[in-house]
Predicted 3D model of a 1500-nucleotide RNA (small-subunit ribosomal RNA) from a metagenome. Its Rfam family is "Bacterial small subunit ribosomal RNA". Its mean pLDDT, the model's own confidence on a scale to 100, is 83. The sequence is in RNAcentral, with records from SILVA.

RNA sequence: AGAGUUUGAUCCUGGCUCAGAGUGAACGCUGGCGGCGUGGAUUAGGCAUGCAAGUCGAGCGAUCUCGCAAGAGAUAGCGGCAAACGGGUUAGGAACACGUAAAUAAUCUUCCUUAUAUCCUGACAUAGCUCUAUGAAAAUAGAGGUAAUAUCAGAUGGCACCCUUGGAAGGCAUCUUUCGAGGAUUAAAGUAGGGGACCGCAAGGCCUUACGAUAUAAGAUGAGUUUGCGUAGCAUCAGCUAGUUGGUGAGGUAAUGGCUCACCAAGGCUAAGACGUCUAGGCGGAUUGAGAGAUUGACCGCCAACACUGGGACUGAGAUACUGCCCAGACUCCUACGGGAGGCUGCAGUCGAGAAUCUUUCGCAAUGGGCGAAAGCCUGACGAAGCGACGCCGUGUGAGCGAAGAAGGCCUUCGGGUUGUAAAGCUCUUUCGCUAGGGAACAAGAGAGACGUGGUAACAUAACGUUGAUUUGAUGGUACUUGGUAAAGAAGCACCGGCUAACUCCGUGCCAGCAGCUGCGGUAAUACGGAGGGUGCAAGCAUUGAUCGGAAUUACUGGGCGUAAAGGGCGCGUAGGCGGCUUUGAAAGUCAGAUGUGAAAUUCCGGGGCUCAACCCCGGAGCUGCAUUUGAAACUUCAGAACUAGAGGUCAGUUAGGGAAAACGGAAUUCCACGUGUAGCGGUGAAAUGCGUAGAUAUGUGGAAGAACACCAGUGGUGAAGACGGUUUUCUGGGCUGAUACUGACGCUGAGGCGCGAAAGCAAGGGGAGCAAACAGGAUUAGAUACCCUGGUAGUCCUUGCCGUAAACGAUGCAUACUAGGUGUAGAGAGGCUCAACCCUUUCUGUACCGGAGCUAACGCAUUAAGUAUGCCGCCUGGGGAGUACGCUCGCAAGGGUGAAACUCAAAAGAAUUGACGGGGGCCCGCACAAGCAGUGGAGCAUGUGGUUUAAUUCGAUGCUACGCGAAGAACCUUACCUGGGCUCGAAAUGUAGAGGACGAUGCCAGAGAUGGUAUUUCCUGAAAGGGUCUCUAUAUAGGUGCUGCAUGGCUGUCGUCAGCUCGUGCCGUGAGGUGUUUGGUUAAGUCCAGCAACGAGCGCAACCCUUAUCGUUAGUUGCCAGCGCGUAAAGGCGGGAACUCUAACGAGACUGCCUGGGUUAACCAGGAGGAAGGUGAGGAUGACGUCAAGUCCGCAUGGCCUUUAUGUCCAGGGCUACACACGUGCUACAAUGGUCGGCACAGAAGGCAGCGAAGCCGCAAGGUGAAGCAAAUCCCAAAAAGCCGAUCUCAGUUCAGAUUGUAGUCUGCAACUCGACUACAUGAAGUUGGAAUUGCUAGUAAUGGCGUGUCAGCAACAACGCCGUGAAUACGUUCCCGGGCCUUGUACACACCGCCCGUCACAUCAUGGGAGUUGGUUUUACCCGAAGUCACUGACCCGACCGCAAGGAGGGAGGUGCCUAAGGUAAGGCCGAUGACUGGGAUGAAGUCGAACAAGGUA
Repeated sequence: AGAGUUUGAUCCUGGCUCAGAGUGAACGCUGGCGGCGUGGAUUAGGCAUGCAAGUCGAGCGAUCUCGCAAGAGAUAGCGGCAAACGGGUUAGGAACACGUAAAUAAUCUUCCUUAUAUCCUGACAUAGCUCUAUGAAAAUAGAGGUAAUAUCAGAUGGCACCCUUGGAAGGCAUCUUUCGAGGAUUAAAGUAGGGGACCGCAAGGCCUUACGAUAUAAGAUGAGUUUGCGUAGCAUCAGCUAGUUGGUGAGGUAAUGGCUCACCAAGGCUAAGACGUCUAGGCGGAUUGAGAGAUUGACCGCCAACACUGGGACUGAGAUACUGCCCAGACUCCUACGGGAGGCUGCAGUCGAGAAUCUUUCGCAAUGGGCGAAAGCCUGACGAAGCGACGCCGUGUGAGCGAAGAAGGCCUUCGGGUUGUAAAGCUCUUUCGCUAGGGAACAAGAGAGACGUGGUAACAUAACGUUGAUUUGAUGGUACUUGGUAAAGAAGCACCGGCUAACUCCGUGCCAGCAGCUGCGGUAAUACGGAGGGUGCAAGCAUUGAUCGGAAUUACUGGGCGUAAAGGGCGCGUAGGCGGCUUUGAAAGUCAGAUGUGAAAUUCCGGGGCUCAACCCCGGAGCUGCAUUUGAAACUUCAGAACUAGAGGUCAGUUAGGGAAAACGGAAUUCCACGUGUAGCGGUGAAAUGCGUAGAUAUGUGGAAGAACACCAGUGGUGAAGACGGUUUUCUGGGCUGAUACUGACGCUGAGGCGCGAAAGCAAGGGGAGCAAACAGGAUUAGAUACCCUGGUAGUCCUUGCCGUAAACGAUGCAUACUAGGUGUAGAGAGGCUCAACCCUUUCUGUACCGGAGCUAACGCAUUAAGUAUGCCGCCUGGGGAGUACGCUCGCAAGGGUGAAACUCAAAAGAAUUGACGGGGGCCCGCACAAGCAGUGGAGCAUGUGGUUUAAUUCGAUGCUACGCGAAGAACCUUACCUGGGCUCGAAAUGUAGAGGACGAUGCCAGAGAUGGUAUUUCCUGAAAGGGUCUCUAUAUAGGUGCUGCAUGGCUGUCGUCAGCUCGUGCCGUGAGGUGUUUGGUUAAGUCCAGCAACGAGCGCAACCCUUAUCGUUAGUUGCCAGCGCGUAAAGGCGGGAACUCUAACGAGACUGCCUGGGUUAACCAGGAGGAAGGUGAGGAUGACGUCAAGUCCGCAUGGCCUUUAUGUCCAGGGCUACACACGUGCUACAAUGGUCGGCACAGAAGGCAGCGAAGCCGCAAGGUGAAGCAAAUCCCAAAAAGCCGAUCUCAGUUCAGAUUGUAGUCUGCAACUCGACUACAUGAAGUUGGAAUUGCUAGUAAUGGCGUGUCAGCAACAACGCCGUGAAUACGUUCCCGGGCCUUGUACACACCGCCCGUCACAUCAUGGGAGUUGGUUUUACCCGAAGUCACUGACCCGACCGCAAGGAGGGAGGUGCCUAAGGUAAGGCCGAUGACUGGGAUGAAGUCGAACAAGGUA
């Protein structure tokens, strides 16, 4: 510090997710030791048991125990102090609760410290105790007697407080401090020790020391109260408040104060968020982060609050009191049923709930606290130990050598690799553990005794100091240390597709499963499960939850708003924010210095102590803050004064569909009347509905009505926007230009607020020509509640009032300033020229286009900014749910404004790119259409396919690009299929080992055959060893037309013989990518030319190759024969010839080369000449990058899987030839351009020895016989046919056509039954030119005629591949159909239109709104009742202290009354939650129906 994920790819926007750190954690697997920390986060739920606050006998009486006594000890009660600390928890509380800084001149403070003074005299009770009584108990009542440092009274009384009064000083407003005078009021307690004189019978008095007590002042500490600032969410909480706000007076308090009360006034708070609601202890700090921040408040520390729930006071210095009291309530326990007791949110522990949190331990040795004079006692505070890997830190599980790279495992290309120096083995060490010894520190104190100082009247007791016998350790025989022991006792967890370090095999087969995101898994899974190996961390490792980070993804630091989410529809204007220039002053902001504070701990830095570290200790820095104070004065601010550049005003001119009202005008439409006139009009893609013979449409004249204003008219004008268009008048707003001697910052923006605001809609009243939702009819259509047509009502118009929204758009808020230009246009001004107009130059204002810098994701914007800046406002934060629900508000309604959540997805968007596609456009091509010729589709047959059938009908090919295809030959074989019979190292191949001499051949027997049995016969080479060959056995292995063409190679089809497909360098672009390859011409062609940020190149095109058309040269047999000769009935038959034809090799020829015209002086095109051939002469071979997971595992090869007495192999028979039917491809026909018969003529190419087979003879024929010739320019197949010349048939199911069937044959072959071909005779079916639809062909082509070959024993061949003969018609042309190419355009497509995708309906699941209601919580208001208790009043009853002889008084109390008031009750609301028949929409899912969007998406 980033990464993954939207796309075919790209950039951007934007969300989701990951890598990091941390945790009071929990869960899974695993677990050696030690140290230091830490551990009920949930039910502030309930609690058994024990302990957690006592102490003082030197305050008091009394009792008891021990002791002979002296005395010592114990303690129930009274009394004092403490129990308000310490310890726990976080329920409540949004508040002066907390934090920070202040105030207290408005206060209190036990114990402690300092200072001064004092402690005099009396008195009455009461508990304990004794007795009596009640009660189950808890407890209580009565009587008697008693003490005090308990209580009460008196005296004294400085200071203090109060009143009166006189000064002084100070301050901060009320005031404070201080020096005086007078008056009134108010105190106390003793205990212990010691003791000389004096007094006393004694006790003792008295003196003294210490402690204690009283009063006052001060300090310290602690506490109360007040204030500034800070401190959560929600505005779908907008108004709240009657003690409320203030005053006067009184009461109350330690103290201010409506704190309380009486009276008076009517205030107080609030958009800087009152009130309400929901949540929450706050802080120091902690986690994270670069920081700013965000989250958090465990442990430790400070503060607050609480103590079963609610209320209340008492005591006290302090409480409204955790282990005190009273009352009410809930719960638990005891009970004799009458009544009582209790409060673990102390330490342990228990139950419950929960994912989850420990021992009913030891000790007061240390530290601290309470009491005490002290010893000491108490202390679940604390110190320790225990449990838990909960966290942090440390440490170990050994070290060295050790290659035969062992065995085993795993993988393997079978060679090896890896585990791996790892192990074994040898040598060494012993931390920790275990065991046996030694053995600390934390201890300071306490303290008999002695000495000194000191005090005193005193040589006394105290007090202080020194010394000091003795004595104190829970942890614990622990830390530490020594010896012994043996490598001995000690390693796991997660992960390994990418992010992200780490790879293979097996299993599984969209199953099982994984998954943080993307996504893996459908037979070769590095993603599932296992294994081997590896990577990471390590006594731990993963997972889960929640937090921060990454996230600049709430943006203060540090984001945005034209199109991605986002500018308010527009203006006026309030609060607020911001604000020109000069100067003076102030000093709020700002800056600097000083002071105080910012607790400690934490963090950081430097040291130190535990062997290190964690941990602990010391010091420093820091704590970014707040307050006070002293200064500075540039900027902001405030105050004063001045200015004119902003703003406003004045004068002159000018401008426009700016607004409102009134009046007027013509054209058109419709209607009405009359006339002319006759059969249609109208409407559409085509029609129909409709109108018209009752006279329409058309046309003429006249009239009526309403609405809108052609031309002018313009990216022209005006207005803030909406919007505004005939003409005239009236009223009225704004802008612009020029001048200016006025005002003097008066300005900009603008939350709320107010106003305006298209269309549609609403209300009332008018109006209504045209148009036209709804509606009706006609069409279209599968349907057509639409598009089209004919009608037609609201409405559109006017007046008045609502509504308040629009893609209200420039999808661009307003204002100001600055920043290159060019061109047009509108208004006004100035200058030049001119007589003037025009024209030219220029200034300002508006409007529009182009364009530079700059900006932008790009598109684009660009002085009218989306540039550079400032000010202010509005708005955004993933998609959907949803602008929905609820609430509030506005509205007559329709509806508007405001505006969520649950749930769900990993995307949703923007711009641009390349393709593909379009019922988009342009250009071009092709037998693509058109123009023609011949067909197919109808018939019969052949053949292939589907289907069906079957034991099997083997398998594959399936739109074009399967279907006379694989198959260039299925009777057996082929053959892969079926039935049956056999074989198992196998029918064929190879290696090794062993045995053997055969194997084989021939004959016979059994059998359907394979096969088996049997008989006869039988190796080669070498001198030998041996070798070769063959058979058998064994073992490795064979075999498979079994599966996967979606694991593959190779080959092939198709687009397509279409003209395309790319690269290097450069340039452009952030990038995908573009350019080149586009453009203008041209071509069959990306063919060529020209131009051009491109220049070149490659694969394709073309050419080179073959055949063919002309000629030449060479050669001349088997081919040829002109001339010469011989010769025949005839014949190149012969001699000979080399001319010709021909054969087959080499050449020539054609290149737009020449001419004319066009064209850019180009490429090229048109025409012409010559030529055998002319613009590629014709045909063939040749098939770019790629597409279709196209075809083929059954041609071959091949990975993987499957099979091995079978899915292999051998054999016989059957099947592939089936047959209701459907389709494709062909053949033959339907006849006279023909059939039949006879005669005559002319090819090319191919094949031939297991072959072609002549002549001759036989047969009607197929064929037979025969054998000559020929491995072939020699011989054979071999007859070419159409054609030509004659004859006949005469339009018919025929002398057409030949299917089918019968009989008889021929040939091949082991064998023609299933299932061959051919022949003869006989038979003589359908068919008379073929519906919709559809195919081929542009010249030696179509059509037509025959011939040959391969395969092959024969044949299904009418097929396929070739050959020659005869030999046409037509093409205007590119509108349309199909296919293709290039450019361009749109796109929501990219599996690419056979695409994508929205909504209703139907089904299932989920969350949610409404809902008659039901129910719970909380809160408010009113009223009723009213415990305990304070206060007030009363107090006829009661009472010890004081006064009084007494009566009585003073004073106090019980009781009563009143106010307030908890809980409770009644009634009515508010808010929140749960539930609810039914109901609304939403999301998701698989498949279905109907239509819609994306292309002009077929009606944009």